[in-house]
Context: one part of a larger RNA
RNA sequence: CGUUAGAGAUUUGAGAGGGGCUGUCCUUAGUACGAGAGGACCGGGAUGGACGUACCUCUGGUGCACCAGUUGUCCUGCCAAGGGCAUAGCUGGGUAGCUAUGUACGGACGAGAUAAACGCUGAAGGCAUCUAAGCGUGAAACUCUCCUUAAGAUGAGAUCUCUCACUCGAAAGAGGUAAGGCUCCAGGAAGACCACCUGGUUGAUAGGCCGGAAGUGUAAGCGUGGCAACACGUUCAGCUGACCGGUACUAAUAAGCCGAGGG
Numbered sequence: 001c002g003u004u005a006g007a008g009a010u011u012u013g014a015g016a017g018g019g020g021c022u023g024u025c026c027u028u029a030g031u032a033c034g035a036g037a038g039g040a041c042c043g044g045g046a047u048g049g050a051c052g053u054a055c056c057u058c059u060g061g062u063g064c065a066c067c068a069g070u071u072g073u074c075c076u077g078c079c080a081a082g083g084g085c086a087u088a089g090c091u092g093g094g095u096a097g098c099u100a101u102g103u104a105c106g107g108a109c110g111a112g113a114u115a116a117a118c119g120c121u122g123a124a125g126g127c128a129u130c131u132a133a134g135c136g137u138g139a140a141a142c143u144c145u146c147c148u149u150a151a152g153a154u155g156a157g158a159u160c161u162c163u164c165a166c167u168c169g170a171a172a173g174a175g176g177u178a179a180g181g182c183u184c185c186a187g188g189a190a191g192a193c194c195a196c197c198u199g200g201u202u203g204a205u206a207g208g209c210c211g212g213a214a215g216u217g218u219a220a221g222c223g224u225g226g227c228a229a230c231a232c233g234u235u236c237a238g239c240u241g242a243c244c245g246g247u248a249c250u251a252a253u254a255a256g257c258c259g260a261g262g263g
Stems, first nucleotide, its partner, number of pairs: 001152001005163007015149004021049007033038001051106005059100004066093005071086006110144003117137004164263001166175003180258004184200005205251003208247005214240003221234005
């Protein structure tokens, strides 16, 4: 821009893409078969491999603004307590998020029409013949079934709801509006940007604060014991990023623009 008024939702599915793998074991059954050795079809069940998709409850990884320990040195006048630097100084753990080696699930079942093949009926050709007319069975291939996408499918589809007889103009058109949308702002399970999603005071969108979860592992100060290093008590303490709730304290203020005219 189009889809023949302008909007907001919900959809149909022409088309396109993906997927389609397979082992072992048990049973049927030591049956059929076979002198024996051996050893099934068909059918039923279980459990794997690789591959794929999703996810983070579990197991782990990472986790550079979380917690603790610790070395050297400099600083906060000193003690104590801390801060800086040294690969994040080193070391031990670790929330959210992201992850696989973790978890869940998938290939299917079924239908249609078939290939090779196997048949029925059956002539030409009194027989025979699956074929010539006619009718069946039949595969991981094909078309569906499953998943994703999809009306620019210009063949532009469908349903529901909302807004509508404004002003100027002879007309073309222009203008102010409606429903609605955008700019802008607070943000995110979204994201290169854009887009998408949530929210914008009639508000929990983010921050702060409060509570909880979770992590670390028992803070500082003081007391007691010890010559001291240190230990113990107060203390399952103190501290804490992303997680879960609550709460308008702070910031989403204010404002502007676009947008139908009876199709």